[in-house]
RNA sequence: UAUAAAACAAUGCCGAAUCUUCUUUUGGGAAGAACGGGGGAUCCAUUUUUGGGGUGAAUUGAUCUUAUUGAUCGUAGGGAACCUUCAACCGAACCCUUCAGCUAACCUCGUAGGCUAUCGGGAGGAGCAGU
Numbered sequence: 001u002a003u004a005a006a007a008c009a010a011u012g013c014c015g016a017a018u019c020u021u022c023u024u025u026u027g028g029g030a031a032g033a034a035c036g037g038g039g040g041a042u043c044c045a046u047u048u049u050u051g052g053g054g055u056g057a058a059u060u061g062a063u064c065u066u067a068u069u070g071a072u073c074g075u076a077g078g079g080a081a082c083c084u085u086c087a088a089c090c091g092a093a094c095c096c097u098u099c100a101g102c103u104a105a106c107c108u109c110g111u112a113g114g115c116u117a118u119c120g121g122g123a124g125g126a127g128c129a130g131u
Stems, first nucleotide, its partner, number of pairs: 012115003018033006034111006044101001051099001052096004060074005077090002082125005
């Protein structure tokens, strides 16, 4: 100096998942604000084993396989300020248990987990800021 790998890591990212206060046997517990979710009238709507429903971007088709199951290729949809487009990537998981449409008042729950680098892939547009 070059190549490869690993670690750390951002006034970074996905996500509602942050901040503050009190108390404590310092393990923990309780409360508030903020953000987010569920239940829940009239009216309207809907049709309950072909079970139905919820959080979430994560729906859904075809083919193969071993009926169950699993695999492959797509696909609705999704992600770093915004819009369009190209490319690459993701396109899961979990919960309720026969039950829940919308829904004012009201009731109730959560505040986790994970990812990551040589300026955050390329092009066009709009906008903001500065000179």
Model confidence (mean pLDDT): 75 of 100. c-di-AMP riboswitch aptamer (ydaO/yuaA leader) from Paenibacillus sp. SYP-B3998, 131 nucleotides, folded computationally. NCBI's taxonomy places the organism under Bacteria, Bacillota, Bacilli, Caryophanales, Paenibacillus. The sequence was found by an Rfam model in a public genome assembly. It matches the Rfam family "c-di-AMP riboswitch aptamer (ydaO/yuaA leader)". Rfam describes the family as follows. This family represents a conserved RNA structure found upstream of the ydaO and yuaA genes in Bacillus subtilis and related genes in other bacteria.